[in-house]
This record gives sequence, structure tokens and C1' cells, in this order.
RNA sequence: CUCUUAUCAAGAGAGGCGGAGGGAAUAGGCCCUAUGAUGCCCGGCAACCACCAAGCAAUUGCUUGGAAAGGUGCUAAAUCCUACAGAUCGGCAACGGUCUGGCAGAUGAGAG
Repeated sequence: CUCUUAUCAAGAGAGGCGGAGGGAAUAGGCCCUAUGAUGCCCGGCAACCACCAAGCAAUUGCUUGGAAAGGUGCUAAAUCCUACAGAUCGGCAACGGUCUGGCAGAUGAGAG
């Protein structure tokens, strides 16, 4: 970097460092930020993998529950919202609302 698969409406500090932009990318919105953000450390949250127990299946699997001392992850806003397609509702229309799917992305696990 590519592929497969699962998840993405919950949760998480009024601490320290640090100083300027930040919210993935493009565009349009809308936000956060010197009452100091983003980031790093600590703390915390969660429980994907690993672990433990039970059940099922049968050899490496699945389901449920548990714990959190291991490997990740996360810690403003739904993946902050919308961009594509379909359905539907409102509107003369422009356009707007709702739902579903897709695209893109993030994270885990596996493969190349």
C1' cells in the first nucleotide's frame, strides 16, 4: 500500500507540558480555539484481539457471560453535517425533510 471482515447515535479530567491554529482529503456549511484548542504526557472510557468460564459444533469455529494486570483503539459535536443513487413527504419551481443503499474515511482482526 492492496484485499477480506466487523464496528462507527453510547462512554471518557475544571491535571501537566506546550504554544497556534484545528475539526482526514476537495467543496459548501457549521463549529472548536489566548477563559488557551490541535498535539504530547498522565488520567480516564470502551472491550476489537489475546485471556477465563459455560454451551453448541465438530479438529483451527460459533454463541453467551466474565475480567481488564497483556496488544491495539478511543477520549467536542453521528465518521460534526452535506456532496452519488433510489424511495417517500412538502413545494409551481429553486429547494428542503425523512429513510435505505453507495462512495470516501476511521479502528480492530486476518491475508498478500
A computed fold for a 112-nucleotide RNA from Planococcus massiliensis, annotated as SAM riboswitch aptamer (S box leader). Its Rfam family is "SAM riboswitch aptamer (S box leader)". Rfam links the family to the GO term regulation of gene expression. The organism belongs to Planococcus, within Bacteria.